[in-house]
Molecule: transfer RNA
Organism: bacterium
């Protein structure tokens, strides 16, 4: 160098072939229950989707550059 997947809260995955305010678990905060801890409940909270732009009435989802992981050819 070319080709090819992937990139979503801290961590691990969803989001039906572009449609309504991105959904969970698990960690983590607050309380409940317990003599304490552990297990258990309950309720908040946390991502505007690696970064710039384009397309579209609407982009996680498609299209170009950059970046960063992983595979493959040479």
């Nucleotide at each position: 160098g070319c080709c090819c997947u992937c990139g979503u809260a801290g961590c691990u995955u969803a989001a039906c072939u572009g449609g309504a305010u991105a959904a969970a678990g698990c960690a983590g905060g607050a309380c409940c229950c317990u003599u304490c801890u552990a297990a258990g409940g309950u309720c908040a909270a946390g991502a505007c989707u690696g970064g710039a732009g384009g397309u579209u009435c609407g982009a996680g989802u498609c299209c170009u550059c950059c970046c960063g992981a992983g595979g493959g050819c040479g």